[in-house]
RNA sequence: GCCCUGGUGGUGGAAUGGUAGACACAGCGGACUUAAAAUCCGCCGCCGCGAGGCGUGAGGGUUCGAGCCCCUCCCGGGGCA
Numbered sequence: 001g002c003c004c005u006g007g008u009g010g011u012g013g014a015a016u017g018g019u020a021g022a023c024a025c026a027g028c029g030g031a032c033u034u035a036a037a038a039u040c041c042g043c044c045g046c047c048g049c050g051a052g053g054c055g056u057g058a059g060g061g062u063u064c065g066a067g068c069c070c071c072u073c074c075c076g077g078g079g080c081a
Stems, first nucleotide, its partner, number of pairs: 001080007010025003018064001027043005045054003057073005
């Protein structure tokens, strides 16, 4: 230099162009308990008092609509030279 593959909440990890984050873990609150563990219930990205807005490595494009398709770049892994 070229080719392939990946980058998504605190972590792992799903998602056919149609509610972004299923599911699990961690965390927080509650129930139960003499107390705890276990179990069960709820919450759990960011901003905002709220209505609402933003958010899938970065920037642009296509589309009514993009994590997903296209372009450039950054980073990790693998291969070729």